[in-house]
Context: one part of a larger RNA
RNA sequence: CUGGGCUUAAAGCGUGCGUAGGCGGCUUGGUAGGUGAGAUGUGAAAGCCCACGGCUCAACCGUGGAAUUGCGUUUCAAACCCCCAAGCUCGAGGAAGAUAGGGGUGAUGGGAACUUAUGGUGGAGCGGUGAAAUGCGUUGAUAUCAUAGGGAACACCGGUGGCGAAAGCGCAUCACUGGAUCUUUUCUGACGCUGAGGCACGAAAGCUAGGGUAGCGAACGGGAUUAGAUACCCCGGUAGUCCUAGCCGUAAACGAUGAGCACUGGGUUGAGGGAACUAUCACAUUCUCUCGGCCGUAGCGAAAGCGUUAAGUGUUCCGCCUGGGGAGUAUGGUCGCAAGGCUGAAACUC
Repeated sequence: CUGGGCUUAAAGCGUGCGUAGGCGGCUUGGUAGGUGAGAUGUGAAAGCCCACGGCUCAACCGUGGAAUUGCGUUUCAAACCCCCAAGCUCGAGGAAGAUAGGGGUGAUGGGAACUUAUGGUGGAGCGGUGAAAUGCGUUGAUAUCAUAGGGAACACCGGUGGCGAAAGCGCAUCACUGGAUCUUUUCUGACGCUGAGGCACGAAAGCUAGGGUAGCGAACGGGAUUAGAUACCCCGGUAGUCCUAGCCGUAAACGAUGAGCACUGGGUUGAGGGAACUAUCACAUUCUCUCGGCCGUAGCGAAAGCGUUAAGUGUUCCGCCUGGGGAGUAUGGUCGCAAGGCUGAAACUC
């Protein structure tokens, strides 16, 4: 390489958009590049293979055949692939009507808690722990009441519930804005799927500049514990956590499960629509579309388990794996302010 694989053994890019490329619905007509069939030329000889023959046999040799799976020319076929032309509606998209939602961005407002300041009451403790101590307190703490300020987060509702491509999103109102679902079958008429490169988004931490800082709190200081205690516990506490602008580009970025399409028994449950039935409404029942779960048939699987949300059965495209360590290291390249990221070996060793 091939083959075989990628939930947990090595292996699905964190996620999307999309270029090239690959692949692609139904019908009719055409062309004949692929494809198939025939003819013909060539495919040197020797060798290999087959038959017969010559050396007493064999090796060896001779004659004939086959083979040379290929290429060229030419004739024909038209199912399939490509191409050209015309059309179709079930894929895809648009329209109309309706619906649900913590989807996003910005602004404004709110209450609880906390903390600080000031004032009132009050007068010796408070706090903390397994027990203590450091710490705070007669310059009046803790407690309690009032007023004012501040920052961060939004109890209950709240739910294997919702939305989003993922990261993620939860007080209320307003403005702007993305997507989805259902119904009608109204329009376009294959406009589709995937996607190397590329581009965009991307938790936390970290970085740059400017603000902000209530609580919490790496580092750090102190008190304990302990043989020690660079920890766990306690008292403090800087960066950070928050905002604005920019960078970083990584996570057990997980469903450890790439995306699309089709097919393959059921049961149960939650969310959003629609329809039927019941004279009507509501409830109930039945059917149906979409989304989220649980249990399980067949099947699959090394097993655990998966099981119409597949890890079943097929198919298209992309990514990735190829024994452990060395090592996600070295080196080169590239990106970054840096931290570092991406790409990524070998010797050696078992």

This is a predicted structure of a 350-nucleotide part of an RNA (small-subunit ribosomal RNA, central domain) from a Planctomycetota bacterium. It matches the Rfam family "Bacterial small subunit ribosomal RNA". Its mean pLDDT, the model's own confidence on a scale to 100, is 88.